[in-house]
RNA sequence: AUCCGACAAAGGCAAAUCAGGCCAAAGCCUGAGACGCAAAGCCACGGGUCCUCGCUUCCUCC
Numbered sequence: 001a002u003c004c005g006a007c008a009a010a011g012g013c014a015a016a017u018c019a020g021g022c023c024a025a026a027g028c029c030u031g032a033g034a035c036g037c038a039a040a041g042c043c044a045c046g047g048g049u050c051c052u053c054g055c056u057u058c059c060u061c062c
Stems, first nucleotide, its partner, number of pairs: 012037002017032006
């Protein structure tokens, strides 16, 4: 000096915890919060965990 410049730009979601509320439970909602997530976004389908109820087995006690 020239060319190119993220087939981005700016954002989204949001744990634990705390406050208030709902609730038989698992848990849920709102607000604060910000551990983290390029899927912790979307669609379809299926399963597991957890709770309630019931059944069965084992152990302990009576």